[in-house]
Molecule: Bacterial RNase P class A
Organism: Pseudomonadota bacterium
């Protein structure tokens, strides 16, 4: 210097003006000040947990899951580290890598035959039966296997069922708990045809079967769950590594038909043109993509950009 392998990370920064959301104050109770407001993937909902309810989730049966061998983990279809096969000049990658002495199932094409076995050719020998006869011949017995295939009484295929060995109840935050109208239904108790109740307040009249209380269940709406959490940073110690102990230090969305927005400046980054260069001018924010109970993963999506190791070639000291 080219090509590459293997990992981490960044994903515009900062001012101002008007809005949204939550919180704290404060007070005139709906406004005023402060102070926080999306991601690395919030996504796909694919694993795997936390949590909440059904019985305490426990016992068979059926179904599914994992699958070399140690380890991490709160659990995993994850993560590490190691063997072992294949790819790769390597750096590295990829693996659905238990078991075919339990049992059943399969095997394109070529071949006489392909998972039943013992069939095809060839030779020796016997030899029904045919023929005067030479002699032909179904069978039946031995020996030999060319050759066709990955593979031929001797293997392989569990990515076919099936065995083993571990694991798995089952719905899901629209889970669940609580507060709770109007209207109809339910029970209860009391008044009512000797006329309640209604007809705006009171008499008189009108009219005819129903009124009132109280209890209790949903339902609308609300409130809670609800964001302190297997938690982020940073140092020390253990471990090869996942990862784990100790210590210090932070508090970092909480909406609910659903906040996080719009606009205007500056500055840096790529693109663009001008210039031998220094450098100056133009454009204008850029990509995937938007939390919805919470975590750990995995998988996909993704403009541009930066760091670290490492491997092979070239060249030059």
């Nucleotide at each position: 210097g080219a090509a590459g392998c293997a990992g981490a990370c960044c994903g515009g920064a900062u001012g101002g003006u008007c809005g949204c959301u939550g919180c704290a104050u404060g007070c005139u109770u709906g406004c005023a000040u402060g102070c926080a407001g999306a991601g690395g993937a919030a996504a796909g909902u694919c694993c795997g947990g936390a949590c909440u309810c059904c019985a305490u989730a426990g016992a068979g049966c059926a179904g599914g899951a994992u699958a070399g061998u140690g380890g991490g983990u709160a659990a995993c279809c994850c993560c590490c580290a190691u063997c072992c096969a294949c790819c790769g000049u390597g750096a590295g990658g990829u693996g659905a890598g238990g078991a075919u002495c339990a049992g059943a199932g399969c095997a394109a094409c070529a071949g006489a035959g392909a998972c039943g076995a013992g069939u095809c050719g060839g030779c020796g020998c016997c030899g029904a039966c045919c023929g005067c006869a030479a002699g032909g011949a179904a069978g039946g017995u031995g020996c030999c296997g060319g050759g066709u295939g990955a593979a031929a009484c001797g293997g392989g295929c569990a990515a076919u069922c099936u065995c083993u060995a571990u694991c798995c109840g089952g719905a899901g935050c629209a889970a669940c708990a609580c507060c709770a109208a109007a209207u109809a239904g339910g029970c209860a108790g009391g008044c009512g045809c000797u006329g309640a109740u209604g007809c705006g307040g009171c008499u008189c009249g009108c009219g005819g079967a129903g009124c009132c209380u109280g209890c209790g269940g949903g339902u609308a709406g609300g409130u809670g769950g609800c964001u302190u959490g297997a938690g982020g940073c940073g140092c020390a110690c253990g471990g090869u590594a996942a990862c784990g102990u100790g210590c210090g230090u932070c508090c970092c969305a909480g909406a609910g038909g659903a906040a996080u927005g719009a606009c205007c400046g500056u500055c840096a980054u790529a693109g663009c043109g001008c210039g031998c260069a220094a450098g100056c001018g133009c454009c204008g924010u850029a990509a995937c993509a938007g939390a919805a109970u919470c975590c750990g993963g995995c998988u996909u999506a993704c403009a541009g950009g930066u760091c670290u190791g490492c491997u092979u070639c070239c060249a030059a000291c």